[in-house]
RNA sequence: UCGUGCUAGGCGGGGCGCUAGCGGUGCCCUGUACCCGCAAUCCGCUGUAGCGGGGCUGAAUUCCCACUCCGAGGGCUCGACGGCUGCUGGGACUGCUGGACUAAGUAGCGUUGAUGGUUGGGUCCUGUGCGGCGCGGGCCUGUGAACCUGGUCAGGGCCGGAAGGCAGCAGCCAUAAGCGGUCACCCGUGGGUGCCACGGGGCAGCCUGGCCUGAGUUGGCUGGUUCGGCAAGCCGGUGGUCGCAGUUCGACGAGGGGUGCACGA
Numbered sequence: 001u002c003g004u005g006c007u008a009g010g011c012g013g014g015g016c017g018c019u020a021g022c023g024g025u026g027c028c029c030u031g032u033a034c035c036c037g038c039a040a041u042c043c044g045c046u047g048u049a050g051c052g053g054g055g056c057u058g059a060a061u062u063c064c065c066a067c068u069c070c071g072a073g074g075g076c077u078c079g080a081c082g083g084c085u086g087c088u089g090g091g092a093c094u095g096c097u098g099g100a101c102u103a104a105g106u107a108g109c110g111u112u113g114a115u116g117g118u119u120g121g122g123u124c125c126u127g128u129g130c131g132g133c134g135c136g137g138g139c140c141u142g143u144g145a146a147c148c149u150g151g152u153c154a155g156g157g158c159c160g161g162a163a164g165g166c167a168g169c170a171g172c173c174a175u176a177a178g179c180g181g182u183c184a185c186c187c188g189u190g191g192g193u194g195c196c197a198c199g200g201g202g203c204a205g206c207c208u209g210g211c212c213u214g215a216g217u218u219g220g221c222u223g224g225u226u227c228g229g230c231a232a233g234c235c236g237g238u239g240g241u242c243g244c245a246g247u248u249c250g251a252c253g254a255g256g257g258g259u260g261c262a263c264g265a
Base pairs, nucleotide, nucleotide: 001265002264003263004262005261006260009057010056011055012030013029014028015027016026020046021045022044023043024042034054035053036052037051038050063258064257065256067255068254069253073249074248075247076246077245079244081243082242083241084240085239086238087237088236089235090234093233094232095230096229097228098227099226100225101224102223104222105221106220107218108217109216116212117211118210119209120208121207122206123205124201125200126199127198128197129196130194131193133190134189135188136187137186138185140181141180142179143178149174150173151172152171157166158165159164
C1' cells in the first nucleotide's frame, strides 16, 4: 500500500416552550434524513443521553473536532430611532366653531337732519257714557173655553091667573191663562262687542307727532380684544405590530485538522 472480516461511530441537527435541570413528545427553522411501541394537567433520565425492541452501514463523500468562515431562523434589549395602529389625558399652537366688546377697513343709513334730550299720543290695565249685538219682558198682533169666563142669548125650561119676571144650552161676539207672530218703539240684562267719547293707572321696550341740539350712526362682511367649545392636525402617557440597531443561541454549507482491531499478500 492492497484485500477480507470486525469494532467505535453513524443512520439528522437547531431555536422556542416545558422543567430544579436535561432529553423526548408540542410549535417553528433547516432540508431529505432506517422501522415499530410510548408520552401535556405528559413520558424518560440525574449526568451527555429520550426509554424499550428490531434493522442497515461502517474507518471515510458518509464518523469526530473545545478550530476558522458563512449564515436560514428564533430569543432578549424593547432601545434618546422610524412607520402604522389601539386606549387614555391635554388644550399652548394650526384648524373649525359659539357669545361679548371694539370700530381700523368695507358696506348701509344720515344736513330732505344722525345722535342725544324733552314732551304728547298709541301699544298695556281699569271704570263710565254712547252705539252695536244677544237674551228676557212690555207694547202691538193672531189664535184661544162642552160646563166650572163675560155679553147677547133663537129654541126650549122655571115662576106667575095675567102683565111680566128669572136662570140659561147651542150659535155669534169678546176675552183669561196658554200657544204663536213681531219692522219699529220702551224697560231690564249680558259680552272674546266698537277705526266712538270721557276719566284714572301704567309707561321697561317698541311705534309715532312737536320742540331743542347739530354729525354721526348701524354692526352685515374683513380685522382687533376677550371668554368658552371640538379634538382632525399637534403635545404628553401607555400598549400592539413592522422595520432598523445591539446582543445571544444557531441549522445548512465552505475550509482546515483528527480516527482503530485481527488475519493474509
A computed fold for a 265-nucleotide RNA from a Chloroflexota bacterium, annotated as Bacterial large signal recognition particle RNA. The sequence was found by an Rfam model in a public genome assembly. Its mean pLDDT, the model's own confidence on a scale to 100, is 77. It matches the Rfam family "Bacterial large signal recognition particle RNA". About the family: The signal recognition particle (SRP) is a universally conserved ribonucleoprotein involved in the co-translational targeting of proteins to membranes. It is annotated as a non-coding RNA gene.